[in-house]
RNA sequence: ACGCGCUGGCGGGGCUCGGUGAAAUUCCGAACCGGCGGUGAUCCGGGCGUCAAGCCCGGAGAGCCCGCGACCCGGUCGUAGCCAACGGCCGGUGGACCUGGUGUGACUCCAGGGCCGACGGUCAAAGUCCGGAUGGGAGUUAGCGCGC
Numbered sequence: 001a002c003g004c005g006c007u008g009g010c011g012g013g014g015c016u017c018g019g020u021g022a023a024a025u026u027c028c029g030a031a032c033c034g035g036c037g038g039u040g041a042u043c044c045g046g047g048c049g050u051c052a053a054g055c056c057c058g059g060a061g062a063g064c065c066c067g068c069g070a071c072c073c074g075g076u077c078g079u080a081g082c083c084a085a086c087g088g089c090c091g092g093u094g095g096a097c098c099u100g101g102u103g104u105g106a107c108u109c110c111a112g113g114g115c116c117g118a119c120g121g122u123c124a125a126a127g128u129c130c131g132g133a134u135g136g137g138a139g140u141u142a143g144c145g146c147g148c
Stems, first nucleotide, its partner, number of pairs: 002147009016030004031128002033117002035068004042060007063115002072092008097113005119131003
């Protein structure tokens, strides 16, 4: 360094102005926001080099490319015999991009124009308000143990 296990920490952003109305942060016009891992022709820092071509190391880098998570549904097992609830495991569901440019090469860069966003609630329809949630979580980081 790698694999497995245990423990702790961390782990989501966003409604402002105007309009209509009895009532809307929910509708309309404009505005605002973008979880995690991967990929990544770009950028930054450092090193090597014949100081050139280039090579090496580290960091940043996609909402709509690939995969995952939250929500929801089913099966199964457990708590405790049944129901319900909760938890473990397995499975299902799971949004959205084009055009032009550069170039050997771009769905990631540059330019332009688009699009998307769980469930329940609400004087009126919610990505942004309230709630489940002081929850869960992809994962990330540190420590310890075991293996090699």